[in-house]
């Protein structure tokens, strides 16, 4: 120097444990902050904070507070596949 190639928030599926069914939480809008491959930046996308609207699938069993089957765009944790831009860095081949 040329060619290749890994790594990030995350998210998809599966499992496992748990949380609500007395409606939390999910997801939408707005402002505000924050984290974002090894660097500095910066997009999508994330995450927290107040606020706004909008809103659900409950059924069984007994020992009456549990456990069963169910529901939720539901939380954490594994594997698994996905997975950042332009710049320099890393790794491999020349």
């Nucleotide at each position: 120097a040329c060619a290749g190639g890994a790594g990030u928030a995350a998210g998809g599926u599966c499992a496992g444990c748990g949380c609500g069914u007395u409606a939390a939480g999910u997801g939408c809008c707005g402002c505000c902050g924050g984290a974002u491959g090894g660097g500095a930046g910066g997009u999508u996308g994330c995450c927290g904070g107040c606020g706004g609207a909008c809103g659900a699938a409950g059924g069984g069993g007994c020992u009456u507070g549990c456990c069963c089957c169910g529901c939720g765009g539901u939380g954490c944790u594994g594997a698994u596949c996905u997975g950042c831009u332009g710049c320099c860095g890393c790794c491999u081949g020349c």
Model confidence (mean pLDDT): 80 of 100. Predicted 3D model of a 94-nucleotide RNA (THF (Tetrahydrofolate) riboswitch aptamer). Of the family's consensus pairs, 94% are formed in the model. It matches the Rfam family "THF (Tetrahydrofolate) riboswitch aptamer". From the family's description: Tetrahydrofolate (THF) riboswitch was first reported for Ames et al. as an RNA motif in 5' untranslated (5'-UTR)regions of folate transport and biosynthesis genes in Firmicutes genomes.